RNAcentral holds the sequence, with entries from Greengenes. A computed fold for a 1389-nucleotide RNA from an uncultured bacterium, annotated as small-subunit ribosomal RNA. Rfam family: Bacterial small subunit ribosomal RNA. The coordinates come from a structure-prediction model, not an experiment, and the mean pLDDT is 83.
């Protein structure tokens, strides 16, 4: 010098954390005359004089350590005693001077008691006492989460006295007394919380928050304790317990990161075990320094604010590619590529800061002293110090180089196309999107939006007037308490006096700094920063102002309230009482039945019921008056009479003088069922029991009945307890009733009439209010006071907890959980087994069918290689089909065929094509043989060749044809159906917030929304009629093929020649308009009636309004999208649509005598005919065949009408009724008749003898019934369309069925009643419970134990350097030690 040690001053600062704490913990304004404060600073005042010991060192011992023991030796500013006492403290008993009540300050006395540390001077340090300054301590006022399903809490508790104890007041302790103390203004208790300046949000007011920066507060493994110290009950101290972790030689030790790195777990997730004291700042030192994870810096990290950059300018043939497309283009896009530039950043090269200048050393100068010492300030000189860092920053180099993303495009919400998939994968904040055309999943182009970030997700405030102080509400949406009466509170007439509590301005202090606002200022800007200003407002004070509220003191009547004098009333409670009806008992007459009900039955009755006459019991309610009426606080309140007895009203204005108004809690009353104890019980009547009804009827109905109803005492405390309206108080148009009083006028005065003006209860309505509805002086208007109660639906007025209750239960009164909604009012519809009006072959009232049979067609079911498709409730089902033997045809089977059976262009080759014959085939087709082409134009070796090009065909290619493939739920276009129903709608204008409403409704009338009146409506439009067609009458105009009444010839025929009158035919007009009479009627119109061929739209057709039904129909047609493409196109042969137990529809024919069969004869209309209709005539039983005139048609032909009429037979039968089925024969179409035409002929001769439930058509030339024509069509018609003959009955009516239209009603329906909707079970999942029990955590209340510590007491049996005696020996006094007690933490019952 290190290291150790002694001593001192820091380790109570700085740093970290929110675990406790609802508290004087925080804030915030006071208080301390109740206090303490090292180190700093001022001032005074000292610092003598002795002592005994220690550690360190050494020596030695124990111990694994951890530490420890024992002997020597030694120092101080370590330690002790003693002395001094300016000065403090204490007692004592004064003086003065002031304050805030306890009191303070200052001054002197007396007794007691208290200090000091040195280092050579200087100065520093040490002590004492005051005082500042700083920190801090207690103490109070205001203020600071939620729960009342936490309502009583406290025994040191509240206070007093005396004592301990504290820095200091004080139950802070302790004894003794006293019984307080707190508490609805929310105390106790439970939950959660560190408070605040601030922050984030909001126009504010308010709402959420308490990271980071600052101020307080607690913590420092948990849990107690105290030493030390100025300050701790102490993060890095100590002591005990307790948990965990570690060492251990098992005997005993050792820790405590919520300090800065840094590990681990946990988690969605939060960094480096950096440099540094260079600055700031803090401890210690006299300094030099030394400590400092405090701090400065640096690292990570888009986590956040902020600034820069990834280029700029110029470029169009609008490139390529990429997306889309209407095939034109468009877009991406001057973007890109090129041309010409700049160089941020970031890279290389070179240069480079400020942040440092005190401190210290040296000179000088003030100050300051005796003083040139020290000291201190200044100034001037000098020297040293940088972690960040060779960093910020400059120069300069190259060189467009190295640097863009995420979320989104249905709407809110900027920003859209295509593919893709097909309620699938998928999105979603709400709403919602997706089931074949998605701007909404996914992808792409393309766009928007923001960019070094851009979305998601959490959570706050905002919007949200959705807790509403500012700023909601409560008749019906969520809400007026069932009603009263009333403390407590809240709010309160008129005058004046006082006071200043509240108010209101002015002043002071404060509310730290930081933040937020405004100004400048500093880093290149900004972000960050620095000076500076400023702000409402909150506390507390000072003097002030008095109008309004408040206190107080005095009056006053207008508010309430009393007094006189009227009045009305089913107000209340007791007691008496009447009569009519029910039932029962008794007698009496009387007899088969009563009763009941849609009809019936149990039920009573020959024991004598019902009826009926008298007698009597007995209970309950009170007809008529009686009402839109009275009373009552509501419940309620009803026969008459008395007795108590409450409450309104009316007049007078005589008294008192605001005595008032509401009213949490609390008393008090409360329908109707119910309970509880006793009576009563006629009649009604739950439970029950019988009878009916029904699928069942635990039900409506009926026959009985028990609790109850009923009195009295008591209880429940509920009700759609409703006006779904709390109370009071005051203003705010009118009208008309009516109850109870008052006053005035009139008059023919007993009254009656009017007017007025209190109180009540009713209707309408203005203004205003209301979402509307609707209230409107009995307010839901328009203000004021006070209560009550609500905040989305369900869960739930539920469940636990509390109170009540005898029970029954009531009162308070949630959450989980789930939905997106629940509601309210009005409107338009559409429904009703709601009304009211009306229509319609709707019923009714007729005729005549279907349903039974048989056959035909059609469908459905089965079958089947196919038995194509489609219609399929009225509104399929003789429908698409007005003609499936092949065709059709779409379907099966085989057979071929691929630019294709059909259409266009292209390129490139041939010259055909077509006729026509052979072979093969089932054909289609395939092979082959024969014959055969134009045009222009040019050229050339011009009867002709050649090369172009173009018509026509054919081959190959490529573009494309082709589809009856699928979607009528992508479509267009046509049809059906409601319905030929009388509706649907518009403009303007008017009402309404609107939706919407008027109009279009009402009164009448019509077939009609046809008119016609009314009228806030006035007018149109599409339908309704009308106008077209035909039919029924005339007239005119034509007259041939129609017509023949007349004349005429020939005469023997409906022949001719005259005519066109008539029929008719076909074209124009006319005719009919409620136009005339008559009755009704306001008219519209309505009945009747004349005239007239026709009378009231004259019969009939054509036409079908806005719209419904996602009707039908991609299979007439058209057409999106989509499939197929050697087939799901194309072609051909065969088959099949025609099957065949059975079920339905439509329909033919029938059962027969109003018929059937035979002969005979008579009258239509509308059509068709040249690939046709086809006379006449012959042939055949005939179906037909053969010839063959006439007709392109008012000329010819089809064509005979049929019923009908007249005759005969059939005679009631499965027939002479019916014709199915079957046999043979044929005839006709046609390429072809087997599957599979139709017809003749013989011949067979089936069911069937009027038809169950049910159901159809049709109101006049119609229903029946009788033929007749036609279109499809080679042939086939019982079906379609047309057409004509004969030719009826019945309609009282609108009650029921069906549909249907206008009004009005209700509605929870709106896809509209086939609507909506309840609850049960099954089955799956969620969310919440019970459960024997077990267990975590906070907590209370007695006991036990009882560490560490602390305080008392005790102890001289141990240990003890200072101080006192003693010359020393030893002795004393104190300590330690020990022992007992108080108190106590963990622990345990």
């Nucleotide at each position: 010098g290190a290291c150790a040690g002694c001593g001192g001053c820091g380790g109570a600062c700085g740093g970290g954390u929110g675990a406790g704490u609802a508290a004087c913990g925080c804030g915030u304004a006071a208080a301390u005359a109740a206090c303490c404060u090292g180190c700093c600073a001022u001032a005074c005042a000292c610092a003598c004089a002795a002592g005994g010991a220690u550690a360190g060192c050494c020596a030695u011992c124990g111990g694994a350590a951890a530490c420890g023991g024992u002997g020597a030796u030694u120092a101080a500013u370590a330690c002790u005693u003693g002395a001094u006492g300016a000065g403090g403290c204490u007692a004592c008993a004064g003086a003065u001077u002031c304050g805030c009540a306890u009191g303070a300050a200052u001054c002197a006395g007396u007794a007691g008691u208290u200090a000091a540390a040195g280092a050579a001077u200087u100065u520093u340090g040490g002590u004492g006492u005051a005082u500042g300054a700083u920190g801090g301590a207690u103490u109070u006022g205001c203020g600071u989460u939620u729960g009342a399903u936490u309502a009583g809490c406290u025994a040191g508790u509240u206070g007093g006295u005396a004592a301990g104890g504290u820095a200091a007041u004080g139950g802070c302790u302790u004894a003794c007394c006293a019984a307080g103390g707190c508490a609805a203004u929310g105390a106790u208790c439970a939950a959660u919380a560190g408070c605040c300046g601030g922050c984030c949000u909001g126009a504010g007011a308010g709402g959420g928050u308490g990271a980071a920066c600052g101020g307080c507060c607690a913590c420092a493994c948990u849990g107690g304790a105290a030493c030390u110290g100025a300050g701790a009950c102490a993060c890095g101290g100590u002591c005990c317990a307790g948990a965990c972790u570690c060492c251990u030689a098992c005997g005993g030790g050792a820790g405590g990161c919520a300090g800065c790195a840094g590990u681990g777990a946990g988690g969605a997730a939060u960094a480096u075990u950096g440099c540094a004291c260079a600055a700031u700042g803090g401890g210690c030192g006299a300094a030099a320094g030394c400590c400092u994870g405090a701090u400065g810096c640096a690292g990570c990290g888009a986590c956040g604010c902020c600034g820069c950059g990834u280029g700029g300018a110029g470029g169009a043939u609008g490139a390529c590619g990429g997306c889309c497309u209407u095939c034109g283009g468009g877009u991406u896009g001057u973007a890109a590529a090129c041309u010409c530039c700049u160089g941020u950043c970031a890279c290389g090269u070179g240069g480079g800061a400020a942040g440092a200048a005190a401190u210290c050393c040296g000179u000088g100068u003030g100050u300051g002293u005796a003083a040139u010492a020290u000291a201190u300030a200044c100034a001037c000189g000098g020297g040293a110090u940088g972690a960040c860092g060779g960093u910020a920053c400059c120069a300069u180099g190259a060189g467009a180089g190295g640097a863009a993303g995420c979320a989104c495009c249905g709407g809110c919400u900027a920003a859209c196309u295509u593919c893709g998939u097909g309620c699938c994968a998928g999105c979603a904040g709400c709403c919602g999107c997706g089931g074949u055309a998605a701007u909404a999943c996914g992808a792409a182009g393309g766009g928007u939006g923001c960019u070094a970030g851009c979305g998601u997700u959490a959570u706050c405030c905002g919007g949200a007037a959705u807790c509403a102080u500012u700023g909601g509400g409560c008749g019906u949406a969520a809400a007026g308490g069932g009603g009263g009466c009333g403390c407590a509170g809240g709010c309160g007439g008129c005058a004046u006096a006082u006071u200043a509590a509240g108010u209101c301005a002015a002043c002071u202090g404060u509310c730290u700094a930081a933040u937020u606002u405004c100004c400048u200022g500093g880093c290149c800007u900004a972000a960050c920063u620095a000076g500076g200003a400023g702000c409402c407002g909150g506390c507390a004070g000072u003097a002030g102002a008095u109008a309004c509220u408040g206190a107080u003191g005095u009056g006053c009547u207008a508010g309430a309230g009393g007094a006189u004098g009227a009045g009305a009333g089913a107000g209340a409670g007791g007691a008496g009482u009447a009569g009519a009806a029910u039932u029962c008992u008794c007698g009496g007459a009387g007899u088969a039945g009563c009763g009941g009900u849609a009809a019936a039955a149990u039920g009573c009755g020959u024991a004598g019921a019902u009826c009926u006459c008298g007698a009597g019991a007995g209970g309950a309610a009170u007809a008529c008056c009686g009402a839109u009426g009275g009373c009552g606080a509501a419940a309620g309140c009803a026969g008459c009479u008395c007795c108590u007895u409450g409450g309104c009203u009316c007049a007078u204005u005589c008294c008192u003088g605001a005595c008032g108004c509401u009213c949490a809690g609390g008393c008090c009353c409360g329908a109707a069922a119910g309970c509880a104890u006793g009576g009563g019980u006629a009649g009604c009547a739950a439970a029950c029991a019988g009878g009916a009804u029904u699928a069942g009827a635990u039900a409506c109905c009926c026959u009985g009945g028990u609790a109850g109803u009923c009195c009295a005492u008591g209880c429940u405390g509920u009700a759609a307890a409703c006006g779904c309206u709390g109370a009071u108080c005051a203003c705010u148009a009118g009208a008309c009733g009516u109850u109870a009083g008052a006053g005035c006028u009139a008059c023919c005065u007993a009254g009656u009439a009017g007017c007025u003006u209190u109180a009540g209860u009713g209707u309408c309505g203005a203004a205003g209010c209301u979402a509307a509805c609707g209230c409107g002086a009995u307010a839901a208007g328009u203000g004021g006071u006070c209560c009550g109660c609500c905040u989305g639906g369900g869960g739930a007025g539920u469940a636990c907890g509390g109170u009540c209750g005898c029970a029954a239960g009531a009162u308070u009164a949630a959450a989980a959980c789930u939905c997106a909604a629940a509601g309210a009012a009005a409107u338009u519809g559409a429904c009703g087994g709601g009304g009211g009006u009306u229509c319609g072959c709707a019923c009714a009232a007729g005729c005549g069918g279907u349903g039974g049979a048989a056959c035909a067609u059609g469908u459905g079911g089965u079958u089947u290689a196919a038995u194509u498709c489609g219609a399929u409730a009225c509104u399929a089902c003789g429908c698409g089909c007005g003609a499936a033997a092949c065709c059709u045809u779409a379907c099966c089977u085989g057979g071929g065929u691929u630019u294709g059976a059909c259409a266009u262009g292209c390129a490139u080759c041939c010259g055909a094509u077509g006729g026509u014959c052979a072979u093969g085939g089932a054909a289609a087709c395939a092979u082959g043989g024969c014959u055969u082409u134009u045009c222009a134009a040019a050229g050339c070796u011009u009867u002709g060749c050649u090369u172009u090009g173009g018509a026509c065909g054919g081959a190959u290619g490529u573009a494309c044809a082709g589809g009856u493939g699928c979607u009528g739920c992508a479509u267009g276009g046509c049809u059906g159906u409601c319905g030929u129903c009388a509706g649907c709608u518009c403009g303007u204008g008017u009402c309404g917030u609107g939706a919407g409403a008027u109009g279009u409704u009402g009164g009448g009338u019509u077939a009609a929304g046809u008119c016609c009146u009314u009228u806030a409506a006035c007018g149109a439009g599409c339908g309704c009629a009308a106008c077209c067609c035909u039919u029924g009458c005339c007239a005119u105009u034509a007259g041939u093929u129609g017509c023949u009444a007349c004349u005429c010839c020939c005469u023997u025929g409906u022949g001719g020649a005259g005519g066109c009158a008539c029929u008719c035919u076909a074209a124009u007009g006319g005719g009919a308009c409620u136009g005339c009479c008559u009755g009704g009627g306001a008219a519209a119109c309505c009945a009747g009636g004349a005239g007239g061929a026709a009378g009231g739209u004259g019969g009939g057709g054509a036409c079908g309004a806005c719209g419904u039904c996602a009707a039908g129909u991609c299979a007439u047609c058209a057409u999106g999208g989509u499939c197929c493409u050697u087939a799901u196109g194309c072609c051909c042969a065969g088959g099949g649509c025609u099957a065949c137990a059975c079920a339905c529809a439509u329909g033919u024919u029938a059962c027969a005598a109003u018929g059937g069969u035979c002969a005979a004869u008579a009258c239509a209309g509308a059509g068709a005919g040249u690939g046709a209709c086809g006379a006449g005539c012959c042939u055949g039983u005939g179906a037909a065949g053969g010839u063959a005139a006439g007709u392109u048609a008012a000329u010819c032909u089809c064509a005979a009408a049929a019923a009908g009429u007249u005759g005969a037979c059939c005679u009631a039968a499965g027939u002479u009724c019916g014709g199915a089925u079957u046999g043979a024969g044929g005839u006709c179409u046609g390429c072809a008749a087997c599957u599979c035409g139709a017809c003749c002929u013989c011949a067979u001769g089936a069911a069937g003898u009027u038809g169950a439930a049910a159901u159809c058509g049709c109101u006049a030339g119609u229903a029946a019934u009788c033929g007749c024509a036609u279109a499809u069509c080679a042939u086939c018609a019982u079906g379609g369309u047309g057409c004509g003959g004969u030719g009826a009955a019945u309609a009282c009516g609108u009650u029921c069925u069906c549909g249907a239209a206008c009004c009005u009603u209700g509605u929870a329906c709106a896809c509209a009643c086939c609507g909506c909707c309840c609850g049960u079970c099954a089955c799956a999942c969620c969310a919440c419970g019970a459960a024997a029990g077990c267990u975590g955590u906070c907590u209370g209340u007695a006991c036990c134990c009882g560490a560490a510590a602390u305080c008392g007491c005790c102890u001289a049996a141990g240990c003890u350097a200072a101080c006192c005696c003693g010359a020393a020996a030893g002795g004393g006094a104190g300590g330690c030690g020990g022992g007992c007690g108080a108190u106590g933490a963990a622990g345990g019952u």